[in-house]
Molecule: c-di-GMP-I riboswitch aptamer
Organism: Gammaproteobacteria bacterium
RNA sequence: GCAGAAAUUUGGCAAACCCGACCGAAAGGCGGGGACGCAAAGUCACCGGUCUAAAGGGCUCCGGCCCCACGACAGCGGGAUUGCCGGA
Numbered sequence: 001g002c003a004g005a006a007a008u009u010u011g012g013c014a015a016a017c018c019c020g021a022c023c024g025a026a027a028g029g030c031g032g033g034g035a036c037g038c039a040a041a042g043u044c045a046c047c048g049g050u051c052u053a054a055a056g057g058g059c060u061c062c063g064g065c066c067c068c069a070c071g072a073c074a075g076c077g078g079g080a081u082u083g084c085c086g087g088a
Base pairs, nucleotide, nucleotide: 012038013037017033018032019031020030022029023028036075042081043080044079046078047077048076049073050072051071056067057066058065059064
């Protein structure tokens, strides 16, 4: 220096749900409350997956229906990357 294992300290994050006279077409996000959990539940949509379907395209009996990500999920899995404590 690299890889792996165990324990500890100070701590950190925050699912469901509730509220918003916040953003968004939606999915979802953001803020407040709240804790199911998390040792990367820090960061990145690169691969797979999932959600939504505005714009666009197709159909239509004009009611609507279908396709589609350039939108989203990092707390679905993999991958990449950064990092706290400790010192057997």